RNA sequence: GCCCACGUAGCUCAGCUGGCUAGAGCAGCGCCUUUGUACAGCGCAGGUCGCAGGUUCGAAUCCUGUCGUGGGCU
Numbered sequence: 001g002c003c004c005a006c007g008u009a010g011c012u013c014a015g016c017u018g019g020c021u022a023g024a025g026c027a028g029c030g031c032c033u034u035u036g037u038a039c040a041g042c043g044c045a046g047g048u049c050g051c052a053g054g055u056u057c058g059a060a061u062c063c064u065g066u067c068g069u070g071g072g073c074u
Base pairs, nucleotide, nucleotide: 001073002072003071004070005069006068007067010026011025012024013023019057028044029043030042031041050066051065052064053063054062
């Protein structure tokens, strides 16, 4: 230098044949329970989907550029 994969909540990930309100588990907070703690149960909060631009009525999803991580080739 070229090619490929990945980047979504604090962490691990799903969703990626364009259209529900962007979701799950764990962690956090609250409630309930208990003499108290834990477990179990219920609820809440937390995201400009790496960044920028484009296409479209509409983009996490398609296209381009760019950044980061990992791998391969020379």